[in-house]
């Protein structure tokens, strides 16, 4: 220098192929449970989908550019 994968909730992931209400698990808040704690029941919050443009009636999903990372190949 060239290819390929990844980038979504605090944290580990699905969803992308085939655009249509952002989800799933631990985890965190509140109630009950207990003399307390932990299990365990239930309710509940928490996300500009890595930036930025473009297409479209609509994009996390398609295009395009660029950021980070992981590799694999070349050259040294």
């Nucleotide at each position: 220098g060239g290819g390929g994968c990844u980038a979504u909730a605090g944290c580990g992931c699905a969803g992308u192929c085939c655009g249509g209400u952002a989800g799933c698990g631990c985890a965190c808040u509140u109630c009950g449970u207990u003399c307390g704690c932990a299990u365990c029941g239930a309710a509940g919050g928490g996300g500009u989908c890595u930036g930025g443009g473009g297409u479209u009636c609509a994009a996390a999903u398609c295009c395009c550019c660029a950021u980070a990372g992981c590799u694999c190949c070349a050259c040294c």
Transfer RNA from Acrocarpospora corrugata, 76 nucleotides, folded computationally. It matches the Rfam family "tRNA". It is annotated as a transfer RNA. The same sequence occurs in records of 4 taxa. RNAcentral holds the sequence, with entries from ENA. The organism belongs to Acrocarpospora, within Bacteria.